[in-house]
RNA sequence: GGGCGCUUAGCUCAACGGCAGAGCAGUCGGCUCAUAACUGAUUGGUUGAAGGUUCGAAUCCUUCAGCGCCCA
Numbered sequence: 001g002g003g004c005g006c007u008u009a010g011c012u013c014a015a016c017g018g019c020a021g022a023g024c025a026g027u028c029g030g031c032u033c034a035u036a037a038c039u040g041a042u043u044g045g046u047u048g049a050a051g052g053u054u055c056g057a058a059u060c061c062u063u064c065a066g067c068g069c070c071c072a
Base pairs, nucleotide, nucleotide: 001071002070003069004068005067006066007065010024011023012022013021018055026042027041028040029039030038048064049063050062051061052060
């Protein structure tokens, strides 16, 4: 330098173009003499950035940034 993939909650990951979710973690309870385990509720997001298409974009297109793999 060329090609491909990934980027969504604190972490690991979902989400046929139509309300952004789950598990774990966190918080407040229940249970217990107490802790762990178990269990109920609950908080948490500019979907990497900027544009474009569309009635509508995490999703499609373009550019950029970061990370990874392959080729040179």
Annotation:
RNAcentral holds the sequence, with entries from ENA. Transfer RNA from an Anaerolineae bacterium, 72 nucleotides, folded computationally. The coordinates come from a structure-prediction model, not an experiment, and the mean pLDDT is 84.